[in-house]
RNA sequence: CUCAUCAAGAGGGGUGGAGGGACCGGCCCGACGAAGCCCCGGCAACCUGACGCGAAGCGCAACGUUCGCGCUGUGGGUGCCAAUUCCGGCAGACGUGGUCUGGCAGAUGAG
Numbered sequence: 001c002u003c004a005u006c007a008a009g010a011g012g013g014g015u016g017g018a019g020g021g022a023c024c025g026g027c028c029c030g031a032c033g034a035a036g037c038c039c040c041g042g043c044a045a046c047c048u049g050a051c052g053c054g055a056a057g058c059g060c061a062a063c064g065u066u067c068g069c070g071c072u073g074u075g076g077g078u079g080c081c082a083a084u085u086c087c088g089g090c091a092g093a094c095g096u097g098g099u100c101u102g103g104c105a106g107a108u109g110a111g
Base pairs, nucleotide, nucleotide: 001111002110003109004108005107006106011040012039013038014037015036019029020028021027023089024088025087026086041081042080043079046077047076048075051070052069053068054067055066056065085105090102091101092100093099094098
């Protein structure tokens, strides 16, 4: 930089001591213990592996190879486990200060 997803889901212990929720505004969480670090557990299904089906190609055939689709959560790589990405920030519609839609920004994965 490109693409996909972001309304669901899933927390205990130890250590540590005052911050955290990206930024700004709000509103929250936090001494009934924040961040960080460690251990254990869990969620999920982006990639991969396994498994199933189909196709291609080689071949007598099977195995194997490549590609596509599906399934599972059993293995691996990440990610995640307060609040919709906590809400808004820009634009539009309806309409009256709210609802909806799209976008920006951000996060995660793959390339």

Annotation: Predicted 3D model of a 111-nucleotide RNA (SAM riboswitch aptamer (S box leader)) from a soil metagenome. The model forms 91% of the base pairs in the Rfam consensus. The RNAcentral record of the sequence draws on MGnify. The coordinates come from a structure-prediction model, not an experiment, and the mean pLDDT is 80.